[in-house]
């Protein structure tokens, strides 16, 4: 110094749909997420893309722009605590520890 970021995933809860129940004052009502779902959150250590970055080559030959191929390692992890409506594998955190 080993990086940003999109899309999807596992997980997640209930703000809104949607479903179940209930008043029987019919609604902008109440109630449930040990309601399969749809919107919604969502991974350092999951997946893929694209960006930068570094290396070798080629094209050009002052340089520089391009082009191509290749790298971008390794990675067990509590408790507590934060936010959004709420909770997570989210953030605190490659934290504390090991």
């Nucleotide at each position: 110094u080993u990086g940003g970021u999109g899309g999807c995933u596992a997980g997640g809860g209930u703000u809104c749909c949607g479903g179940c129940c209930c008043c029987a004052u019919c609604g902008u009502g109440g109630g449930c997420g040990a309601c399969u779902g749809g919107u919604c959150c969502g991974a350092g250590a999951g997946c893929u893309g694209c960006c930068g970055c570094c290396u070798g080559g080629g094209c050009g030959u002052g340089u520089u722009u391009c082009c191509c191929a290749g790298g971008u390692g390794c990675a067990c992890g509590g408790c507590g605590g934060g936010a959004c409506a709420a909770a997570a594998g989210c953030c605190c955190g490659g934290g504390a520890g090991a």